[in-house]
RNA sequence: AAGCUUAUAGUUCAAUUGGUUAGAUCAUGCCACUCAUAAUGGCCAGGUUGUAGGUUCAAGUCCUACUAAGCUUA
Repeated sequence: AAGCUUAUAGUUCAAUUGGUUAGAUCAUGCCACUCAUAAUGGCCAGGUUGUAGGUUCAAGUCCUACUAAGCUUA
């Protein structure tokens, strides 16, 4: 310098080749159980889907640029 992959909740991951409330697990918090703790069960909260634009009736998903991480080639 060129090319490729990835970016979604605090963590690890889904989301049917665009379609009707973006979910699950673990963790945190609360409750139950226990003499108490752990384990277990239940409940709540937590997201401007990396950033900014574009296409569309509708974008996490498609297009463009940029940012970050990783890989390959020279």
The prediction has a mean pLDDT of 80.
Predicted 3D model of a 74-nucleotide RNA (transfer RNA) from a Gammaproteobacteria bacterium.
Rfam family: tRNA. Rfam describes the family as follows. Transfer RNA (tRNA) molecules are approximately 80 nucleotides in length. Rfam classes the family as a transfer RNA.
Lineage of the source: Bacteria > Pseudomonadati > Pseudomonadota > Gammaproteobacteria.